Molecule: Bacterial RNase P class A
Organism: uncultured Herbaspirillum sp.
RNA sequence: AGGCUAGACAGUCGCCGGUCGUGGCGUAAUGCGCGACGGGAGGAAGGUCCGGACUCCAUAGAGCAGGGUGACGGUUAACGGCCGUCCGCUGAAAGCCGCAAGGUAUAAGGCGAGGAACAGGGCCACAGAGACGAGCGUAUUAAGUUACGGUGAAACGCGGUAACCUCCACCUGGAGCAAUUCCAAAUAGGCACGCGUUGAUGUUGCUCGCGGAGCGUGCGGGUAGGAAGCUUGAGCGCUGGAGCAAUCCAGCGCCUAGAGGAAUGACUGUCAUAACAAGGCAACUUGUCGUAACAGAAUCCGGCCUAUCGGCCUGCUU
Numbered sequence: 001a002g003g004c005u006a007g008a009c010a011g012u013c014g015c016c017g018g019u020c021g022u023g024g025c026g027u028a029a030u031g032c033g034c035g036a037c038g039g040g041a042g043g044a045a046g047g048u049c050c051g052g053a054c055u056c057c058a059u060a061g062a063g064c065a066g067g068g069u070g071a072c073g074g075u076u077a078a079c080g081g082c083c084g085u086c087c088g089c090u091g092a093a094a095g096c097c098g099c100a101a102g103g104u105a106u107a108a109g110g111c112g113a114g115g116a117a118c119a120g121g122g123c124c125a126c127a128g129a130g131a132c133g134a135g136c137g138u139a140u141u142a143a144g145u146u147a148c149g150g151u152g153a154a155a156c157g158c159g160g161u162a163a164c165c166u167c168c169a170c171c172u173g174g175a176g177c178a179a180u181u182c183c184a185a186a187u188a189g190g191c192a193c194g195c196g197u198u199g200a201u202g203u204u205g206c207u208c209g210c211g212g213a214g215c216g217u218g219c220g221g222g223u224a225g226g227a228a229g230c231u232u233g234a235g236c237g238c239u240g241g242a243g244c245a246a247u248c249c250a251g252c253g254c255c256u257a258g259a260g261g262a263a264u265g266a267c268u269g270u271c272a273u274a275a276c277a278a279g280g281c282a283a284c285u286u287g288u289c290g291u292a293a294c295a296g297a298a299u300c301c302g303g304c305c306u307a308u309c310g311g312c313c314u315g316c317u318u
Base pairs, nucleotide, nucleotide: 001314002313003312004311005310007271008270009269010268011267012266013265015040016039018037019036020035021034022033024032025031042294046305047304049303050302051301052300053299054176055175056174057173066172067171068170069169070168071085072084073083074082075081086114087112088111089110090109095104096103097102115167116166120165121164122161123160124159132157136149137148138147139146180228181227182226183225190219191218192217193216194215195214202210203209235254236253237252238251239250240249241248242247272291275288276287277286278285279284
């Protein structure tokens, strides 16, 4: 400097979701119960800081504005990521210089918002008479003509600064899975048709009686509820190949949460780690403890950053 790991095994009882079964129950629909079988958090699932997939909205085309990026080459779906190289800065022991304080160099490694300062504007601490625009002092000359000027990073100039505006090149529409799509009650509105004060509907099934303005059917939108999106994917493992590498290619094998207010837990035993205690010169032995850090899926990927107990492995430099 880089990588791996994140207790193991067995048993019992649960929780989430899946498949199959069911001669139990239920819904408009999805379902519920019971039984069997197999699955069930991470290296960061985190921060939401970049980049994409996907979805909807917007969109003839082009430009301006706004935002972003910035050595060169490569890689990728894409990136502000990653890899290689160059440049700059940093970087130890030793050596050298020095009475000492200290100074001086490179290795591995680390860091770099690393385009442009004769397109233009702004700014330049402290020190210094003067700090960006020429003046000032001394000497000098026909002539602001020429030379020099303690300070300071920079001074009488074709200085510095773009992590200040700006210029150049390239990229760039917005919102996000609470995206979005589909199915769809009850009740109350809406529309159409039919019936109804010549008494409908209701009131116990019918008749009488009572009561007195709505009732029936169909359609449509929205809501509750349900379903899809949802996990087979820029996927993972092994082997071989291309390449300095990032990465890519080929073959074989594997399927590994998918909930939606949110499951992934508890207990017991054995072993191993840590911690503690005792013994031992030591290797170690015995006992206690009982899994230990950061944390935790919520559409999915690629990165970056941050947090992290203990253990293990590999490489490089002097």